[in-house]
Molecule: transfer RNA
Organism: uncultured Clostridia bacterium
RNA sequence: GGGGCAUUGGCGCAGUUGGGAGCGCGUUGCACUGGCAGUGCAAAGGUCACGGGUUCAAGUCCCGUAUGCUCCA
Numbered sequence: 001g002g003g004g005c006a007u008u009g010g011c012g013c014a015g016u017u018g019g020g021a022g023c024g025c026g027u028u029g030c031a032c033u034g035g036c037a038g039u040g041c042a043a044a045g046g047u048c049a050c051g052g053g054u055u056c057a058a059g060u061c062c063c064g065u066a067u068g069c070u071c072c073a
Base pairs, nucleotide, nucleotide: 001072002071003070004069005068006067007066010025011024012023013022019056027043028042029041030040031039032038049065050064051063052062053061
């Protein structure tokens, strides 16, 4: 220098064919219990890495950039 993959709540991840942003763990509140643990119910928490483009509409498609992993030179 070139190719490929990844980037989505605090953490680990899904999101398949462009239209609802979700799951598990964690956190907070409430209930059960004498208390802890545990269980149940509920809630909060997201610039979908960043910038631009296409589209009525983008996490998803296109271009560039950044970071990490990997391969080639």